Predicted 3D model of a 73-nucleotide RNA (transfer RNA) from a Candidatus Woesearchaeota archaeon.
This record gives sequence, C1' cells and structure tokens, in this order.
RNA sequence: GCGUCAGUAGUCUAGCCUGGUAUGAUCACGGCCUUCCAAGCCGUUGGCCUGGGUUCAAAUCCCAGCUGACGCA
Repeated sequence: GCGUCAGUAGUCUAGCCUGGUAUGAUCACGGCCUUCCAAGCCGUUGGCCUGGGUUCAAAUCCCAGCUGACGCA
C1' cells in the first nucleotide's frame, strides 16, 4: 500500500442480508418478599464508532473517515 471482517447501554450480546416501537443477560437504583442478609419476583435509568448521501422513514442501503483483528505484498 491492497483486501476481508468487526465497532450497538458501565460490560457482553441479538437485530443488519429483506429499512418501519432496538433484543436478552449483567451492573447500578427502587419496590415486593425476609427478623436481617442472600436468593427469588417486579420495575426504572442508560446505547446503534464519526461525518455525509438516498428515502416519508436508516442500527440496517450507499460514500468517505476513524479504531481494532486477520491476510497478502
């Protein structure tokens, strides 16, 4: 230098191909239960790497960039 793959909540992760309410777990907080704690149950907060384009509508499609992993030279 070229190519492939990946980037979603504090952490891990589904969804992306085929555009239409962003999924689950964990952490934190609150409640129920318990004499108390733990466990269990219920609830709440918080997220699509950055910029642009297409579209009524973009995590999803397109372009550029950034970061990381791997491969080729």

The coordinates come from a structure-prediction model, not an experiment, and the mean pLDDT is 85. The sequence is in RNAcentral, with records from ENA.